[in-house]
Context: one part of a larger RNA
RNA sequence: CGCGGAAAUUUGAGAAGGCUCUUCCCUAGUACGAGAGGACCGGGAAGAACGAAGCUCUAGUGUGCCAGUUGUCCUACCAAGGGCAUUGCUGGGUAGCUAUCUUCGGUUAAGAUAAACGCUGAAAGCAUCUAAGCGUGAAGCUGUCUUCAAGAUUAGAUUUCAUAGGUUGGUCAGAGACUAUGACCUUGAUAGGCUCUAGGUGUAAGCCCAGUAAUGGGUUAAGCCGAGGAGUACUAAUAAACCAUUAGA
Numbered sequence: 001c002g003c004g005g006a007a008a009u010u011u012g013a014g015a016a017g018g019c020u021c022u023u024c025c026c027u028a029g030u031a032c033g034a035g036a037g038g039a040c041c042g043g044g045a046a047g048a049a050c051g052a053a054g055c056u057c058u059a060g061u062g063u064g065c066c067a068g069u070u071g072u073c074c075u076a077c078c079a080a081g082g083g084c085a086u087u088g089c090u091g092g093g094u095a096g097c098u099a100u101c102u103u104c105g106g107u108u109a110a111g112a113u114a115a116a117c118g119c120u121g122a123a124a125g126c127a128u129c130u131a132a133g134c135g136u137g138a139a140g141c142u143g144u145c146u147u148c149a150a151g152a153u154u155a156g157a158u159u160u161c162a163u164a165g166g167u168u169g170g171u172c173a174g175a176g177a178c179u180a181u182g183a184c185c186u187u188g189a190u191a192g193g194c195u196c197u198a199g200g201u202g203u204a205a206g207c208c209c210a211g212u213a214a215u216g217g218g219u220u221a222a223g224c225c226g227a228g229g230a231g232u233a234c235u236a237a238u239a240a241a242c243c244a245u246u247a248g249a
Stems, first nucleotide, its partner, number of pairs: 001151001005161006014148004020048007032037001050105005058099004065092005070085006110142002116136004165243004169185005190236003193232005199225003206219005
């Protein structure tokens, strides 16, 4: 831009993907075989790799967070802190992201067939699966399964609305390079703040007590944080503008 207004829900022409493999048990030490050995068919159970989704568990990261600690500089000094040294180093770790973790998947009818195996059957009084005709038959093909899909220009269908609807603008995230998508815009919980909290770290500072002191104990399961979860209009989502103006001609 098209699909002769808009929104929502859809059909599926067509396209892509998937279809895997191994071991063990039963049938059965049966059929078969002198023995050694050892099945078809059918049923069941574990896995491997691969794929999809997810973060409850396990594990990793987690330069947000908490604690410990070395050197040095600074806050006049003590104490308490801050900066720098790879995030200074070390021990943990929420959310998110992730796999080694968790859950699930590869199934089953059907149809037409390949090789192959047949039935009937002439040419060719026989024979012959083939020439006419009719069957069986594969992880393969069509289809069943999953995803996309009306630019399928053959541009489909249904429902509702028609002053409908959309855009700009703003607060944002289940979205994200930008766009787009999605949530919300005071008739409001969209983000921040505040209150509480799942959770993380691990018992702050100050004061008191014991000890010459280092240090230990009490106040104290503290203090700090809290990307997660609730609540709350305190702050910011103000005000508005633009397109469309058409149930055809």